Glycine riboswitch aptamer from Sphingomonas spermidinifaciens, 93 nucleotides, folded computationally. RNAcentral holds the sequence, with entries from Rfam. Model confidence (mean pLDDT): 79 of 100. Taxonomically the source falls in Sphingomonas (Bacteria, Alphaproteobacteria, Sphingomonadales, Sphingomonadaceae). Rfam family: Glycine riboswitch aptamer. Gene Ontology term of the family: glycine biosynthetic process.
[in-house]
RNA sequence: CGGAUACGCGCGGGAGAGUGCGGGCCGCAAGGGUCGCCACCGAAGGAGCAACCGCCCCGGAAUCUCUCAGGUGCCAAGGACCGCGCGGGUCAG
Repeated sequence: CGGAUACGCGCGGGAGAGUGCGGGCCGCAAGGGUCGCCACCGAAGGAGCAACCGCCCCGGAAUCUCUCAGGUGCCAAGGACCGCGCGGGUCAG
């Protein structure tokens, strides 16, 4: 010096699932928002099995499974993952 890699920050993209029922609040109304019940979703997190992987009898492990949490009734927020940029670290050349 450029490359790879994990982390942090910023930007962009980013799915699924409620036109349900009832109570009460605000409001002239439209509507809004809240609570409860039921239903539903999987891509924050968490948990389980395990393909697989490794320094191998011990570990690491998912977009699979569960739905505790979270989410689904404009929007907003959140959002695994992907891309770009920046920062320092590590690795080999």